[in-house]
RNA sequence: GAGUGGACCGGGUGGUCGCCGGUCCCUCAGGGGACGGGAGGAAAGUCCGGGCUCCGCAGGAUAGGGUGGUCGGUAACACCGACCGGUCGCAAGACCAGGGAAAGUGCAGCAGAAAGCAAACCGCCCACAAGUUGGGUAAGGGUGAAACGGUGCGGUAAGAGCGCACCAGCAGGCAGGGUGACUUGCCUGGCUAGGUAAACCCCACCCGGAGCAAGGCCAAGCAGAGAGCAAGUCCACCUUCGGGCGGACUGCGGAUUUGUCCGAUCCGUAACGACUCUCGGGUCGGUUGCACGAGGUGGCAAGCAAUUGCCGUCCUAGAUUAAUGGCUACCACCCUGUUUGCGAAUUUCGCUGACAGGGAACAGAACUCGGCUUAUAGGUCCACUC
Numbered sequence: 001g002a003g004u005g006g007a008c009c010g011g012g013u014g015g016u017c018g019c020c021g022g023u024c025c026c027u028c029a030g031g032g033g034a035c036g037g038g039a040g041g042a043a044a045g046u047c048c049g050g051g052c053u054c055c056g057c058a059g060g061a062u063a064g065g066g067u068g069g070u071c072g073g074u075a076a077c078a079c080c081g082a083c084c085g086g087u088c089g090c091a092a093g094a095c096c097a098g099g100g101a102a103a104g105u106g107c108a109g110c111a112g113a114a115a116g117c118a119a120a121c122c123g124c125c126c127a128c129a130a131g132u133u134g135g136g137u138a139a140g141g142g143u144g145a146a147a148c149g150g151u152g153c154g155g156u157a158a159g160a161g162c163g164c165a166c167c168a169g170c171a172g173g174c175a176g177g178g179u180g181a182c183u184u185g186c187c188u189g190g191c192u193a194g195g196u197a198a199a200c201c202c203c204a205c206c207c208g209g210a211g212c213a214a215g216g217c218c219a220a221g222c223a224g225a226g227a228g229c230a231a232g233u234c235c236a237c238c239u240u241c242g243g244g245c246g247g248a249c250u251g252c253g254g255a256u257u258u259g260u261c262c263g264a265u266c267c268g269u270a271a272c273g274a275c276u277c278u279c280g281g282g283u284c285g286g287u288u289g290c291a292c293g294a295g296g297u298g299g300c301a302a303g304c305a306a307u308u309g310c311c312g313u314c315c316u317a318g319a320u321u322a323a324u325g326g327c328u329a330c331c332a333c334c335c336u337g338u339u340u341g342c343g344a345a346u347u348u349c350g351c352u353g354a355c356a357g358g359g360a361a362c363a364g365a366a367c368u369c370g371g372c373u374u375a376u377a378g379g380u381c382c383a384c385u386c
C1' cells in the first nucleotide's frame, strides 16, 4: 500500500419551554407544587422458533406444511459453534436448500447429422449389380456448456475396453484412523454410469389450531326475569246501600331550595307503572394481563468454541390516537473557503493554528424472549493475509 474477518460508538454538558408515566405534599376538588424515570442497534420486515393465554386432543394412520453433511449447544429453531465435503480466491478467508438422479416420471434455448433407447454430416474402410447403391466405423474433422473415460501397445478391412499395461472415476470387499460426517491404503469387477429434486417423486426426521384485538375481573345504559310498594280519619253530595265523587287534615313517596338537619314550595298517592330492589348474561367504559426476565453486569470454573454452572451485584419506558420533543449556549467531530507558521519544493503538496459558512445517517417501543433478514452519514479498536 492492497485486502480479509470481527467487536464497538452512533454526539456530550448546561439553560429554558413542553409531553407521557411514578412517588410524596397541598387544595374551596377545578387544580397546584417538589423529586426521580422516559426508545434502538436495528425498536423495522413480521420471515423462523419459544414463553404465556384460550380452544381442541385415548392412540394410530392419512392429507397438508417444514427441515435435510456430521457431532455438539439451546426452552426451541430454518439459529449458533466446531469439524467434514464441494466451488472460488496467491492467501487471510468467502459461499453451498450439502439426503436420493446405477427406483420411476418429467424438462432443457441456439448450434449441430446426431442430446439420452444415442447418433453417420464430412472423412475412413469393405463389397458389388458401379450409384441419388448396400454395409461397417465414434479412432480424425466440424457444432456445442456438454458428443458417453485418457495415454500407449496389441488387434482389425478400417475401427472400437475388443484385449492388455498405466492413469482417472465408480461400485463392492478388507484393513488402519476418527464418536461421526469422512479419510488413508490394499484387493476385486471393463463397471465408464450426463444435468436438473427451493420439478413431480422417494427416504429420514419434525409439526394440533388461534393469538395480548389471547384471556381474567368490575360494570353505566337498553332489553329480559323475579320481587317490593301506604294509606288513614273527618265533612258535603249522590246511591240500587255494595259503593262512587269532591274537599280538608295526618301519613308516605318524589323534586327544588350549594353539602347535612329542620322548615318552606310544588307534584303524586295504587298504577299492565316511565318507581324501588334483586338476578343472570353483558354493550359503552374501566381495570388486569404489563414490565423480575431463558434479564443486565463483574468475577471464578468447565469447554477449541457455541454455551453452561456457581458466587456477588443492579432494577432499567409502559403510551392507547398513542409520550420520549422544540429552541438555545459551550465543547467535540466532518466538509468548504480565506489565512498564520513550519517542512519538502517547478506548478504545488503535507503538517499546524485562527476566522467565516455549512453539515451530522437509518429509524423509532406497544405482551414478551432467542434468532434471521433488510436500512444505516460518520467514526474507533482488535486479529490476520499478500
Base pairs, nucleotide, nucleotide: 001386002385003384004383005382006381007380008379009378011331012330013329014328015327016326017325019038020037022035023034024033025032026031040362044373045372047371048370049369050368051367052211053210054209055208064207065206066205067204068203069083070082071081072080073079084098085096086095087094088093099202100201104200105199106196107195116148121141122140123137124136125135126134127133128131149167150166151165152164153163154162168192169191170189171188172187173186174185175184176183177182215288216287217286218285224279225278226277227276228275229273231250232249233248234247235246237244238243251269252268253267254266255265256264257263295314296313297312298311299310300309301308302307333359334358335357336356337355338354339353341351342350343349344348